[in-house]
Context: one part of a larger RNA
RNA sequence: CCCUCGUUAAGGAAUUAGGCAAAAUGUCCCCGUAACUUAGGGAAAAGGGGAGCCGGCUGAAGCGUAUGCAAAUAUGUCUUAGGUCGGUCGCAGAGAAUCGGCUCUAGUGACUGGUUAACAAAACCACAGGUCUCUGCCAACUCGCAAGAGGAAGUAUAGGGGCUGACAUCUGCCCAGUGCCGGAAGGUUAAGGGGAGAGGUCAGGCGUAAGCUGAAGCUUUGAACCGAAGCCCCGGUGAACGGCGGCCGUAACUAUAACGGUCCUAAGGUAGCGAAAUUCCUUGUCGGGCAAGUUCCGACCCGCACGAACGAUGUAACAACUGGAGCACUGUCUCAACGAGGGACCCG
Numbered sequence: 001c002c003c004u005c006g007u008u009a010a011g012g013a014a015u016u017a018g019g020c021a022a023a024a025u026g027u028c029c030c031c032g033u034a035a036c037u038u039a040g041g042g043a044a045a046a047g048g049g050g051a052g053c054c055g056g057c058u059g060a061a062g063c064g065u066a067u068g069c070a071a072a073u074a075u076g077u078c079u080u081a082g083g084u085c086g087g088u089c090g091c092a093g094a095g096a097a098u099c100g101g102c103u104c105u106a107g108u109g110a111c112u113g114g115u116u117a118a119c120a121a122a123a124c125c126a127c128a129g130g131u132c133u134c135u136g137c138c139a140a141c142u143c144g145c146a147a148g149a150g151g152a153a154g155u156a157u158a159g160g161g162g163c164u165g166a167c168a169u170c171u172g173c174c175c176a177g178u179g180c181c182g183g184a185a186g187g188u189u190a191a192g193g194g195g196a197g198a199g200g201u202c203a204g205g206c207g208u209a210a211g212c213u214g215a216a217g218c219u220u221u222g223a224a225c226c227g228a229a230g231c232c233c234c235g236g237u238g239a240a241c242g243g244c245g246g247c248c249g250u251a252a253c254u255a256u257a258a259c260g261g262u263c264c265u266a267a268g269g270u271a272g273c274g275a276a277a278u279u280c281c282u283u284g285u286c287g288g289g290c291a292a293g294u295u296c297c298g299a300c301c302c303g304c305a306c307g308a309a310c311g312a313u314g315u316a317a318c319a320a321c322u323g324g325a326g327c328a329c330u331g332u333c334u335c336a337a338c339g340a341g342g343g344a345c346c347c348g
C1' cells in the first nucleotide's frame, strides 16, 4: 500500500452526477394512525409505551372432591393463562443471532407477471378490458411439393389477424391521394373464338424464250367482330395508411383583437393538456421552496415541432422504475486516526 472487517471527538451530506456505500430501523404485546380512495385499501401509515429475575395478592380455564339422574352449585389444587403491586442486578432484559428506515411531492406504466443465459429488469413485452377486420365449416389462417396435419374432436358467446391497453371522462374535422369494400352503364383489355384479306408452293394455261398467270390441296400469316377479371369510372369507408393553412386590417390612452377582407385547401387541430420523457431561442416570465436552486413544484401560453385507440386527459393501489424535498442516521465528507484478520514486502 491492497482486500475484508471493527471503533471514533466536534460537526452531520458540507461528499457526490446522485446519500453510491455505510449507518440507522428491525422481534412480540398495547395505544394510536392523515390526505386520498375504485370504500377493498392507504396501514406495520406516521407516532408513542412495555419486555429480565425474585416475591406478594388475585386468578379464567383445566383437573379433583361434595350434592345431584342431569343441568348446575359449592369447594380444593396447580398455573402448563392472565392481571396487579412491590423488590432486585447490570451500561444494556426482543441482553446473542435472525429481524421494515420513514415522510412529502411530481413523471411513467393500472395491477400480479415476463424480458437482453454471461454489462441493461425498465417507462420495454405481456395483461384483463376496448375496437376494427376476416371466417358458415372440407371455415378463415398456418406448415407441407403432396398425401396430410394444426385450427378443433372447436362452430360466430367460436377461431385467425391488426391496433389500443385496468378504471373514469372522452375520442372532434377531412374520403382529394393511397388502401379496403360495394357497383356495374360506358371506355380500355388477355388467351381463345373468328376469319375478310395477303404470301409460298404447284397441276394447268399463255409465251420461241425470259417469264407471266394460276384452280384444288398443303402451308405461312391475318383485319373487322365476339371476348372476363383488372384498370379508368361511380359510390362508401378513419379505433383503414394518413392529413388537420397563410396574409392584411380593425375598439375613445396604449396594448390586444370578439369583428372584417382576401388567397389557398380534401379539411384547416375540436375537447383536453401544454417550456412537457415533447420548448430550439431558454437558466422563457411570475410564484414556491433555499442564505444562494440551469434541477424540482404551481402557474402563464409566444405549442421551433402536444392532441384525441401510432389514443387525449385524470386516477386509488402497485414499482429492485425516473426526478425534487425533508426527518432520522451516519467516516460520504471537513480530515483523518487507531485496531483486527488476510495479502503485498523481508528472511528461511
Base pairs, nucleotide, nucleotide: 001343002342003341004340005339006338007337008336010334011333014332019329027051028050029049030048031047036041038166052088053087054086055085056084057083058082062077063076064075065074066073067072089093101327102326103325104324105323106322107321108319109318113125114124129164130163131162132161133160134159135158141150142149143148167314168313169312170311172244173243174242177241178240179237180236181235182234183233186232187231188230192226193225197221198220199219200218201217204213205212206211245263246262247261248260249259272306273303284300285299286298287297288296